[in-house]
RNA sequence: GCAAAACACUUGAAAGAGUGUGACGCAAAGUCACCGGUCUACGGGAAUUUUCCUACGAUAGCGGGACUGCCAA
Numbered sequence: 001g002c003a004a005a006a007c008a009c010u011u012g013a014a015a016g017a018g019u020g021u022g023a024c025g026c027a028a029a030g031u032c033a034c035c036g037g038u039c040u041a042c043g044g045g046a047a048u049u050u051u052c053c054u055a056c057g058a059u060a061g062c063g064g065g066a067c068u069g070c071c072a073a
Stems, first nucleotide, its partner, number of pairs: 001026002006021006024061001030067003034064003037059003043054005
């Protein structure tokens, strides 16, 4: 310096995200969905009256990678 969970409000079909309060942690917990993983399934598809599959959605505080970067030695 950043800000987890939780709570309030907003937004979204959901996962989640934003703002405020708040600090679990983080030497890149700064930025980026390129790769893998994970989460969701409005919509689409297949079985059948309900289940399964699917990312064009999300996650950078899951890992890799790319770019940038404070102080000290």

This is a predicted structure of a 73-nucleotide RNA (c-di-GMP-I riboswitch aptamer) from uncultured Psychrobium sp. The coordinates come from a structure-prediction model, not an experiment, and the mean pLDDT is 90. Of the family's consensus pairs, 95% are formed in the model. Lineage of the source: Bacteria > Pseudomonadota > Gammaproteobacteria > Alteromonadales > Psychrobium.